Description
The RNA shown here (c-di-GMP-I riboswitch aptamer) has 92 nucleotides and comes from an uncultured Methylococcaceae bacterium. The sequence was found by an Rfam model in a public genome assembly. Rfam family: c-di-GMP-I riboswitch aptamer. Rfam's curators write: GEMM was predicted in a large-scale screen for bacterial structured RNA regulatory elements.

[in-house]
RNA sequence: ACCUGAAAAAGGCAAACCACGUAAAAACGUGGGACGCAAAGCCACUGGCCUAAACCCCGACAGCGUCGGGGCAGGGUCGCAGGGCUACCGGG
Numbered sequence: 001a002c003c004u005g006a007a008a009a010a011g012g013c014a015a016a017c018c019a020c021g022u023a024a025a026a027a028c029g030u031g032g033g034a035c036g037c038a039a040a041g042c043c044a045c046u047g048g049c050c051u052a053a054a055c056c057c058c059g060a061c062a063g064c065g066u067c068g069g070g071g072c073a074g075g076g077u078c079g080c081a082g083g084g085c086u087a088c089c090g091g092g
Base pairs, nucleotide, nucleotide: 002092003091004090005089012037013036017032018031019030020029021028022027035079041085042084043083045082046081047080048077049076050075055071056070057069058068059067060066061065
């Protein structure tokens, strides 16, 4: 440097759920809590997935507006996969 995670040690992270907060929402933050994780460390770059406030289109109504429907990411998710960067311990 590369491959690898059978047993082990030191440790690490923390799903659901609950409380409080932020957000239009998805979701996120902090604390509690552990389903799991050998990169469940970091980066939304590619694909996927989630959301749709704003914006665009359509319809209704007399209405700059209101309501309803549809579309859309520049909002999210790295604990969906691929890719990039970095890293502890053991084995080869």